Model confidence (mean pLDDT): 80 of 100. THF (Tetrahydrofolate) riboswitch aptamer from a sheep gut metagenome, 96 nucleotides, folded computationally. It matches the Rfam family "THF (Tetrahydrofolate) riboswitch aptamer". A reference for the family is Trausch and Batey (2014), "A disconnect between high-affinity binding and efficient regulation by antifolates and purines in the tetrahydrofolate riboswitch", Chem Biol. The RNAcentral record of the sequence draws on MGnify.

């Protein structure tokens, strides 16, 4: 002197979930918890209570015998996985 490597974060993709309303995202208070290999750690990440304000999307067609259920397409601050694509500021460590 280069280099590898978290938690995450976005984009496609597959596969639920939902559009009768969950899921989810916002703002203030409190805790708490994990986070490159190791050791602490937040201005980042996730949980947990407590208050608050708030946005969402159908449509088309069969079956049936008027209840509802099945296909298709599309849709949501939706969820899980795989991929690609960026990614530790401190100290020590690994590889060239």
């Nucleotide at each position: 002197c280069a280099g590898a490597g978290u938690a995450g974060a976005g984009g496609c993709u597959g596969a639920g979930c939902g559009u009768u309303a969950a899921g989810u995202g916002c703002c203030g208070g409190c805790g708490g918890g994990a986070u490159g290999g190791g050791a602490a750690g937040u201005c980042g990440c996730c949980c947990c209570c407590c208050g608050g304000a708030c946005g969402a999307a159908a449509a088309c067609u069969c079956c049936a015998c008027a209840g509802g259920g099945g296909g298709u397409u599309a849709u949501g601050a939706u969820u899980c996985a795989g991929u690609c694509u960026c990614g530790c500021g401190u100290c020590c460590g690994c590889u060239g």
The model forms 94% of the base pairs in the Rfam consensus.